Notes
Small-subunit ribosomal RNA from a metagenome, 1471 nucleotides, folded computationally. Its mean pLDDT, the model's own confidence on a scale to 100, is 82.

[in-house]
RNA sequence: AGAGUUUGAUCCUGGCUCAGCUUGAACGCUGGCGGCAUGGCUAAAACAUGCAAGUCGAACGAUACCCACGCCUUCGGGUGUGGUUAAAGUGGCGAACGGACGAGUAAUGCGUUUCUAAUGUGCCCUGGGAUCAGGGAUAGCUUCGGGAAACUGAAGGUAAUACCUGAUAAUCCCAUUUGGUUGUAAGGCCGAAUGGGCAAAGGUCCGCCGUCCUGGGAUCAGGAAACGUGGUAUCAGGUUGUUGGUGGGGUAAAAGCCUACCAAGCCUAAGACGCCUAGCGGGUGUGAGAGCAUAACCCGCCGUAUCGGAACUGAGACACUGUCCGGACUCCUACGGGAGGCUGCAGUAACGGAUAUUCCACAAUGCACGCAAGUGUGAUGGAGCAAUGCCGCGUGAAGGAUGAAGCAUUUCGAUGUGUAAACUUCUGUCAGGGUUUAGGAAUUUUGACCAGACCCAAAGGAAGGGCCGGCUAACUUCGUGCCAGCAGCCGCGGUAAUACGAAGGGCCCGAGCGUUAAGCGGAUUCACUGGGCUUAAAGGGUGCGUAGGCGGGAUCGUAAGUGUCUUGUGAAAUCCCGGGGCUCAACCCCGGAAGUGCUUGGCAAACUGCGAUUCUUGAGGCAAGUAGAGGCAAUCGGAACUGUAGGUGUAGCGGUGAAAUGCGUAGAUAUCUACAGGAACACCAAAGGUGAAGACAGGUUGCUGGGCUUGUUCUGACGCUCAUGCACGAAAGCGUGGGGAGCAAACAGGAUUAGAUACCCUGGUAGUCCACGCUGUAAACGAUGUGUACUAGGUUCGGGUGGCUCUGGCGUCUUCCGAACCGAAGCGAAAGUGUUAAGUACACCGCCUGGGGAGUACGGUCGCAAGGCUAAAACUCAAAGGAAUUGACGGGUGCUCACACAAGCGGUGGAGCAUGUGGCUUAAUUCGAAGCAACGCGAAGAACCUUAUCCAGGGUUUGACAUGUAUGGAUUAGCUGCCGGAAACGGUAGUGACGCGGCUUGCCGUGGAACAUACACAGGUGCUGCAUGGCUGUCGUCAGCUCGUGCUGUGAAGUGUUGGGUUAAGUCCCUCAACGAGCGAAACCCUUGCCACUAGUUGCCAGCGAGUAAUGUCGGGGACUCUAGUGGGACUGCCGGUGUUAAACCGGAGGAAGGUGGGGAUGACGUCAAGUCCUCAUGGCCUUUAUGCCCUGGGCUGCACACGUGCUACAAUGGCGUAUACAGAGCGAAGCAAGACCGUAAGGUGGAGCAAAUCGCAGAAAAUGCGCCCCAGUUCGGAUUGUGGUCUGCAACUCGACCACAUGAAGUUGGAAUCGCUAGUAAUCGCGUAUCAGCUACGACGCGGUGAAUACGUUCCUGAGCAUUGUACACACCGCCCGCCAAGUCAUGGAAGCCGGUAGUACCCGAAGUCGCACCGUUUCAGGUGUGCCGACGGUAAGAUUGGUGACUGGGACUAAGUCGUAACAAGGUA
Repeated sequence: AGAGUUUGAUCCUGGCUCAGCUUGAACGCUGGCGGCAUGGCUAAAACAUGCAAGUCGAACGAUACCCACGCCUUCGGGUGUGGUUAAAGUGGCGAACGGACGAGUAAUGCGUUUCUAAUGUGCCCUGGGAUCAGGGAUAGCUUCGGGAAACUGAAGGUAAUACCUGAUAAUCCCAUUUGGUUGUAAGGCCGAAUGGGCAAAGGUCCGCCGUCCUGGGAUCAGGAAACGUGGUAUCAGGUUGUUGGUGGGGUAAAAGCCUACCAAGCCUAAGACGCCUAGCGGGUGUGAGAGCAUAACCCGCCGUAUCGGAACUGAGACACUGUCCGGACUCCUACGGGAGGCUGCAGUAACGGAUAUUCCACAAUGCACGCAAGUGUGAUGGAGCAAUGCCGCGUGAAGGAUGAAGCAUUUCGAUGUGUAAACUUCUGUCAGGGUUUAGGAAUUUUGACCAGACCCAAAGGAAGGGCCGGCUAACUUCGUGCCAGCAGCCGCGGUAAUACGAAGGGCCCGAGCGUUAAGCGGAUUCACUGGGCUUAAAGGGUGCGUAGGCGGGAUCGUAAGUGUCUUGUGAAAUCCCGGGGCUCAACCCCGGAAGUGCUUGGCAAACUGCGAUUCUUGAGGCAAGUAGAGGCAAUCGGAACUGUAGGUGUAGCGGUGAAAUGCGUAGAUAUCUACAGGAACACCAAAGGUGAAGACAGGUUGCUGGGCUUGUUCUGACGCUCAUGCACGAAAGCGUGGGGAGCAAACAGGAUUAGAUACCCUGGUAGUCCACGCUGUAAACGAUGUGUACUAGGUUCGGGUGGCUCUGGCGUCUUCCGAACCGAAGCGAAAGUGUUAAGUACACCGCCUGGGGAGUACGGUCGCAAGGCUAAAACUCAAAGGAAUUGACGGGUGCUCACACAAGCGGUGGAGCAUGUGGCUUAAUUCGAAGCAACGCGAAGAACCUUAUCCAGGGUUUGACAUGUAUGGAUUAGCUGCCGGAAACGGUAGUGACGCGGCUUGCCGUGGAACAUACACAGGUGCUGCAUGGCUGUCGUCAGCUCGUGCUGUGAAGUGUUGGGUUAAGUCCCUCAACGAGCGAAACCCUUGCCACUAGUUGCCAGCGAGUAAUGUCGGGGACUCUAGUGGGACUGCCGGUGUUAAACCGGAGGAAGGUGGGGAUGACGUCAAGUCCUCAUGGCCUUUAUGCCCUGGGCUGCACACGUGCUACAAUGGCGUAUACAGAGCGAAGCAAGACCGUAAGGUGGAGCAAAUCGCAGAAAAUGCGCCCCAGUUCGGAUUGUGGUCUGCAACUCGACCACAUGAAGUUGGAAUCGCUAGUAAUCGCGUAUCAGCUACGACGCGGUGAAUACGUUCCUGAGCAUUGUACACACCGCCCGCCAAGUCAUGGAAGCCGGUAGUACCCGAAGUCGCACCGUUUCAGGUGUGCCGACGGUAAGAUUGGUGACUGGGACUAAGUCGUAACAAGGUA
C1' cells in the first nucleotide's frame, strides 16, 4: 500500500466482500511448565449457611469463671480481700470510612475554568484562656407479673467523663453608636464605646491522658456561574411557584428553597417542551492524522442499597449489614402476633453462548478503638480454579545414505516423505525425589503464602490446529456424480472436481490453532483534513423577500476575533522518552516530556469585526430616445365549418388496405342565394421577438409592467444570496352560472383478429370556450440554481449609439445588449462543453449517498374531492446504472449480387408400382442419420453368409485372432474313417511331418513352429461424437479473414479494410495517417475446342497394284481420320468511343476460339458442442463360463396409415408392325464369348477367338421410310393374379431375377402448395460400369444421340456481401422481457376488538413524619392528648402515548422448467 466482483470486451459511477489490529469474550479440536494480569457483560430477579464493625475496665456500678491469700467447714463446700478476665448493661469514640453495583439520571449529573465578600468542618496540628459550687435521676441488679416468641409492665434501690442548676468569662455571640481602610456596587476587613447573653469532667501506674471557651491552620464537605457534554422536528410551541418584586419563614449558607400579596412575565428554530437511549471523566481500541467506536479491570466524581415515603441522632446521613410508616415477597407462630433484606466475601438455585473456592492469614500495607499491650478488619495480603489474555521456556543436541522399510505417486525408468528414522556420541531446562535457608522481615517479636542454593535419576513424562480454485503462501491420486456436500465474495459439484469426502505431499502459525460475535481500519463509501449534482443518485417549476450568511475604495480610532510572550491550572495511573529492578520479557519503580484545553497579565494592529468621517467604479434615481405575439379590458373583421330556409339537380354519397355501420327517392352528396352560431386567427413567419417561469400571434383603441441605448446629471454601498414565508404557476380535474360550431375521453355500432374491452371507420357525451373560485402538479428540460469577476477567435441574426462619406440610402469601422452556429486552451468517464462554460475563482441557497421495497405505509398538514407536501422500516439482491466499443439482429436505410423473383420449358403434389423414412405390429422387426445441410442417406447388391445376441435354441471359456513366461514332451499339422447331433461341436480309430549337430543310416541330443496345462492377457459393431484425432457436410467458390510497424483514443478498439470509380472477385485504379505483408480470389494442374511437328500398330486407305459374292482382305502407303506425346494459340494484344491522360467498360476487326472460351479438381478465418466411438485410431467407463466366440432357424422384406425420392402412364408430336441409318465411353480369364444348332422365349448345346485400338459383350435408341389404329378406359396404360418354364446357387417357402400364355386394376394431365433449369443447357433417347453366384438397379456413377424457349427488369419473396442507423440482444431475435391469475415461503401495513406498560390531569382516602396551634404536664425539662397544612401507597373518572395479539384484508419480496396474452427493447410491428 491494496485486491475480488456488474461487461463479449472497455472506461466510469457505485454498492457488496476480503487481507490488518483489537476483546472482561464464547464455541470446536488439542493441551507440558512458569511469571504477571484478568474472570456474572444476562435477572438492580430471589437467596439456605458462615463470616464482612467494632473497641475502650486508664469513664461507671455490680460482678460469673479462674488464680493467690485468709477465715469457717457437716470436708460436700461456704465466705472475705486482692488480682485477672469479661458475657450483659450505663457511658465515650467509631459505625457517614472501607467494600459493592450502575437501576435511575440528557442535567439537582459529569468535565474544564472561575467564584463563595453567601458557608460548615469531629478526630489532627498550632496559639490564648479556663477546668468553681451543687443537685436529682436511670439502666444493670432484686422481687412480683404479662407473652408461644419478639419483647415488655409494676415496685424497690445504685454509679459515672450520662443528665441538670448556679457561679465566673473573653479578642466568642447579639443589639446600638462610631473611626479607619478597601470594593464599581452590594458589601468586606481592622478598631473603639455602651448594654445584654453563653462553659467545663474527670481518670491515672503521677509520666500523662482527658474536658470547656476561643483565634489560626490543614483536611474534608456544601453552594453558584460560564462553556462543553447522545438520537429524534413523523415532538413546535412550552410554563402558573411559572418569571420578577415586597413582607415573613427557613438553612451552616445565596436563592420561589417555602409562604402571603403585587406585576405578567420567562424559555424557544443557535431547537424550548416531549419521546427514546445512556452513569460521566482520566482513559481504552483503532487510525498517517482528523476522526470513529467505547467506558471491563485501576483512579476521580455522581447515583443507588427489596420498592415507595419520612424524619431522628450526629461534626458529618435523610444513613447498604440504624429508626418509623406503607406495598410486594420469604420465614416463624400456640393465630393473638412477630422476624427478614448478599448491587460486601464465599456459596445456592435461576437466567444464559458464558464467568472461579461456602480456602488461608491479619505476617505485610492500611483503617477503627485503646495511654499501651492489643483486639477487630471477606479492606488487604496470599493460595485454589480457568490457555481468558500478555510474556518467557521446553518437548532434545551433534553426527548419520544402502537415500532402509512402510505409505503415496508413476511416463514403470523411478520419484516424494527424507538426515527424517534406525544407529553412534552427548546434555540436563521444566516436571519428579531428597537436603538446606539468602530474600519478601523493618531496631526486638512476628511468614498465611512465595522463593533461593545443592544433590539424584533417565531422552526418558511433554504437539497440535487451520488451510492448499482466485483474492492468498501451499498439488497430486482415489471416491462421489447438480447427489452427498462446500462457500467470506466471485463461485464449485450434472463421470476425468488442485473448490465436496479421504489419503499422500505441501503452506502458515504453534501450547495453541480455527470459527462465531463485536469495534476501528481499508471506506476519499457523510468527504473539516477530503466527494459530488447535463446524461451515472442528486438544481427546488418560477420569482419577490424576512431571519441568517457574505459584502466596493480611502482615513482615524478600538482591540472582540487573530498573532506572540507570560501566570495559574490541566490529580495520580496510562501513552511516549531516558534510566533502574525481577536470569530475559511481560510486569514493577524513578525522573522527564506531553496533555494540541481553559485561565491571568503584557505587547502588536496587517486582516476580519465594531465606532466615526469620506469617495464613486457596485446599486438605484433623472432626462432624451427605442424594439417587442409582455399583461388586462373593450370593440371590429374576413376565410373556413356546421346548421336553418329556399332554388337547381338525381341516385347515389361517405369511408377504407379492403369493407361495413352511417346518410340518401320523405330528394342526400354536389351547386347557388340568404340568414344564424361558436371557436380559431392562413399568408407575413424566421437560426425571429417578449416575459421570472408557466407562456404569449387577426385589426384598432384605452390602461399598464419590464428591458435596451445615450448623457461632463443626482444619491452615495443603499449590494448579492436566501431557510421559514408570500405570490405566480401548462394540461387534465373539481364547484357555481353561462356557452357549445368543430374536435373529442367515456359510450354505441361497423370492421380487423384465434381473441381485439385496441390500432382503422361511422356516430357521440363530459370536456375543450367565457366569468368567478379551487387544485398546485408535468420529460414545469438547456434534464445545466442565482449573482459577480477573469480566460483565443470566426460567422450569422435581432435591438440601439457613435465615427467616415456634403446630406440621405447603401457601405464600412467602433461600441453596448440579446439570440444562434463552429471552434483554441482548459475541463470531462466519455458523449460533449467551450465569453450564453460543463473553464478559472468567490458568495449564498437547494439536493445526493447501491438496486428493489417506495415517493409507498403510518403520523402530521393542505384540499370539496381527486389528490398534493413531508416521509420511513422489516425483508430481499450482488448488483442496479452512465458513456463509448466490437458483433449480432430489425416487420431501419442505401448500394450490390445469386435460376432469388420475374420471363420461359419441364416436373412433383392426384394414379399404379419401386425405394427410403415415420408410425403401428412383432419373439425380433439390429444400429445410426432429423429443417435447409435426415428420408433411392451409411448400403457400389440383406435368400444362407453378410448381420451387428435383433429374436428363439444349441455349444464353448487363454478363447475365432496377437504377444510373453513356466512346465511337458513328439504327443502335433495334414489326410482317411466311424458314432452322436439340425449344425457347431463332442467322442473315437488309423496314418503321419521339419531344421541343426553327432553320425553306427536309424538312432540319440537339441531347437523353432505347433500342441496341452497354468498365468499374464486376448476379445467387445458395448456406452460416451457433449472427453478426442482423422474424415465429412453446411454457410459457400460467398469475397471475405488477418498480421507487422506507424498513427489516433485513458481504454475496449480504430486506422489500414472507409471514400470515388470498376470488377465474377478486398479484381484493379485514384484519393487518404498510413506503409507494407499473409491466408483466400485469380493464375499454376486435368479435360475439351483449332493448328503444327514427331511417331504409324492392333488404328486409317487418298493415290498405285492384287484379290473377293462382299469387307483395308492382301502388297504397300503416312497424305487424311484417328491414336498419344511435344509445341503453338487469346494477351483487352489492335482500332474507335466513354472514362480522372487511370483502372475499366461499350462497339469493331482479325480469329477455331474474345474478354475467366466450356467443364473439372482446388473450399480462407471461422459457424453449427453439425455428422461419424458401426470405416479407422483413441482417453475414460463397463463386460470377462459373457455384452467375447461358434452354429441352426427366424428377423432386418412384417402393414388400417402418413411423408420424401423415383419409374411407368394417362396417349395421335402417340401406340403397334415392318424396313433401315448413325455413337461414345467402358468391361472381359473362377472372365467376355462369336459363327453354328435346338427352343415362341428366357435360355440350352457347343466352343472359334481374345489378358484385348486385333476377339467378344454389342442389336444403340429416339430419328427416318411404309402400313394399321381414329379419340375410346381404346391396338392407351400396364398393376394384379393364375398356369407353365429358364437361370444362379448347398438351398429361391418366408424372400431372387427372367421368359411364355392368360388376366387387364387405377389412371383421361392432377387442390393448396412446391422443385429443377440460362445452351450443346432444359427436355427427350438409348448405351456402359462398380458392387455382384444371382438379384429387388426404376438407384448411383459415367457416356454419347436429338436438341429448344425465355431473361423487360430488381418493386416484391428467399439467401448473401458492404456501408450506415437504432438496440434494454452478447447462449447474440429460436434474443430479451412485462402484467394478471394459480402454488409455496417470508417480513410488513390496515382492522371490529382484546390484553398490557408508561407519564401526567381531576377528585376521594390519608400512614409515618417535620412544621404550626390549643390543652394537660409528678418542680423544671422531657413528655402526653387533640387538631391544621403538606403528604407515600391505594381508589374512581375521562383522555394521551407506547407495545403485544386479532377473524378478515391490502399490497410487497423470493421461489430451473404452471396458465393467459405479448406491453417494452429494432420504426418492437399504433415511435
RNAcentral holds the sequence, with entries from SILVA.